This is a predicted complex of two RNAs, RNase P RNA and transfer RNA, with 443 nucleotides together. Its mean pLDDT, the model's own confidence on a scale to 100, is 77.
Formats: sequence, C1' cells, structure tokens
RNA sequence: GGAGUUGGCCGAGCAACCGCUGCGCCCGCAAGGGCGUGGAGGAAAGUCCGGGCUCCACCGGGCAGGACGCCAGAUAACGUCUGGGCGGCGCGAGCCGACGGAAAGUGCCACAGAAAACACACCGCCGAAGUCCCUCACGGGGCUGGCAAGGGUGAAAAGGUGCGGUAAGAGCGCACCGCGCGACGGGUAACCGCUCGCGGCAGGGCAAACCCCGUCCGGAGCAAGGCCAAAUAGGGAAGGGUCGCAGUGAAAGCUGCGAACGCGCGGCCCGCGCGCCUUCCGGGUAGGCUGCUCGAGGUCUGCGGCGACGCAGAUCCCAGAGGAAUGGUUGCUUUCGACAGAACCCGGCUUACAGGCUGACUCCUUUU
RNA sequence: GCCGGCUUAGCACAGCGGUAGUGCAACGGUUUUGUAAACCGUAGGUCGGGGGUUCGAAUCCCUCAGCCGGCACCA
Repeated sequence: GGAGUUGGCCGAGCAACCGCUGCGCCCGCAAGGGCGUGGAGGAAAGUCCGGGCUCCACCGGGCAGGACGCCAGAUAACGUCUGGGCGGCGCGAGCCGACGGAAAGUGCCACAGAAAACACACCGCCGAAGUCCCUCACGGGGCUGGCAAGGGUGAAAAGGUGCGGUAAGAGCGCACCGCGCGACGGGUAACCGCUCGCGGCAGGGCAAACCCCGUCCGGAGCAAGGCCAAAUAGGGAAGGGUCGCAGUGAAAGCUGCGAACGCGCGGCCCGCGCGCCUUCCGGGUAGGCUGCUCGAGGUCUGCGGCGACGCAGAUCCCAGAGGAAUGGUUGCUUUCGACAGAACCCGGCUUACAGGCUGACUCCUUUU
Repeated sequence: GCCGGCUUAGCACAGCGGUAGUGCAACGGUUUUGUAAACCGUAGGUCGGGGGUUCGAAUCCCUCAGCCGGCACCA
C1' cells in the first nucleotide's frame, strides 16, 4: 500500500425569529398571558418470542394442544445472550448450523431400475458339485445351480484400500483406515484420546411425517381494568329445553322442585357451582377522571467473573398525547442528508437504513 | 393500539409432499342471412416475494409484503 474479518458509536450541527405541547411558579373572576424547565428511535416498525401489570379462572390431578431440544452458565424470563463441544466453509482472522432419538413402533421413498428394505439377479462372472448332449479321448455346450466383484438404474443399492483365497466370488481370512461396545485416562458436562481389549460390521434416507424421550406453558389483553356522570323499552322474534313429581288450567301452556338433563367455570374430563340457554332484531350513552410512567432505569468509578453478567458506592430525573404535540422561515457550516414518528411498560429477535467516525485482528505485497 | 384470517390462470375456487386442475371469461373453428346459445379445439400460471428442510415443496418450517374482518360501555 492492497484485500478482508469483527466489535462499538453517530446518523446533520450552530444561531436568530415565529409557533405546538407536558409540568412547576406567578398574574387574572374566567378566557388567557408571562417566566422557568422537559419534549421520539436505533430501529419508536413487524407483533415473532419472553416477562411485568390488570381482570377472569384456580384444592389438585389427568387428557388434549403448543413451544423448545449438544453441554455448562447468564437472566425476572426467553425460542435471547455468553463460553465450550461437534459438524461444515474459509490459506487465515473468522463465519454458519431447528445440533435429542431412525439397533421403540407406524408410515412414505414418484419416475427409472432386476431389486427401495424380511434386499435383489437385467447385463455379466463361474462351470468346482449333480445331471444331460456332442466327442474314441482331450475338450466343448446346456440344465439344476453358485456369485455379489464389474456394468447399468437411481437422490439413495447393505463399509473403503490392498494382499491372500476361490470354479468364480464374497469380512470368507488377514493388515491398515472407518464403525460399534467396554475398560482406562482427561474434562463439571457435551465430548475427546497415534491408550488397551472385544466384535467381521451390528446393517439406507426422511422425525421442518406421525411419533418417542426430556423441559416448560391456565386464559385474555390497557379497546385489560377501576371510579364518576348521562340516557333508555330489564322490549321483541326464532331455535333448543330430556325425564319425574307437584300446583294451576277444559286444553295449549305457565310456575315451582329434583335428577343421570342443560348451562357456566375462556380447550376437555374428574370435580365444583348455578337453573334456563343460544342466536338475531331493536333501545340508550359514546362526556370526564384514572390506569400513565421512577424503571428488572441512565451515567461514572471500584471489585468479582475468560465472558454474558453480578455486587457496592456516588450521581441524575430523561415525552406522557388523546384527532393525537417535537414544526416552519432565514443565514452559515465545500457535502442538502437514509430508514423512519412513542400511545401501558420492559428484555430480546427479525426486518429497513444515504453516509460517517473508531478499536482489535487476518492474509498478500513492498521497504528498512 | 390489540386479536384473528386470507393470497393458486382475467374472475371465482379445488388441489395440502411425486407431471398444477375445474367452472365462467378469452381466442380459433362448425352451425346461422347475421348474432346469441350449442358443439369441437386452443392458449394462458415466477402457486404473493425471499430463504430453508427434503431426492423432490403450491403443500412442511422461517421471514418479509399485501389484503380482509373483529373490538367500548349501559340495559
């Protein structure tokens, strides 16, 4: 100098003038005015996870359903984060991984192919064994058969290489590699070991197919919920309403009680409670206050930890609207500047983003 | 703000691991004096976009985009 990896931060600034809005103080009967002070983001977004908070439900248990899934830790919790293991990619810094189980069970594997899972025999190889034919014989051919090496099909065909072996072959035997199991050693563990032993090999893929194993999960959401005020017709229709008893009634029906019935307990059952339920049509109000922002909070320092993070001390108060505020004009800064606007609040993830600053590291080249 | 659902040919829909279909519409032909109807035939698809799982994805999973619907209180 070039190429690259990774972490952090900013994301227009300053001044003047005119506005908007929360809070505090002052003036004013009030409307309003004055002064001071605060006023969007790294994603405020998507609403994909987790939690707080609120209401409903709740002795507890079971079933169903959902989510997650190597190990250890962090955390209020998580599907997030940190560190490690294993696998893959990269020369490397480093990056990526829904990464439990297919020797529990069930299912699927189109087309092609002989055969797709109790493996198989199309081409091919063999003619040792049995048998038939030709030949005097050597030998040759066929059949019963043997084989799983080679070809071919396929995404996938029951370890790989070599030597031996054989009629031809084959873990059939052996060596090395791979695999499984056990022991030993290291590690909290996942897991690792050019340590030892045993086993010729255990037998395809798919679990983002059903499923099994382990862990976790009650439901709904601030339009939750609470308070006050205002107004109306506690109305009508349809459907469901099992059984028994009683009352009333001519009957239909109505009323009451009980049940093995119905409904509710916000998936279902046991269980508990209640006695009508469901849907539709209609009627009224659509004011106000609260929840509302001090919080798993920010900054700095020290300590512990590889780290995520935790502990201690000091210090700060930093939007709370409700048709919804944070804007406009001018000037300067060589640059006209991306994605985008809080709505109960936090922790994450994901997605969008013009441009700029900066720490650490890797590879190549050159010079000293 | 919160909670659900949907996206396949021009339109309405089916298909839920193995060659993307049906009806209407469109186009051509037959028929008719002509048109409609009827009959015969033809074309038309990034299955909303991207990524993943799988031998194989419209279908299963993740993510993004677009569209649609619902919600307060009283009685």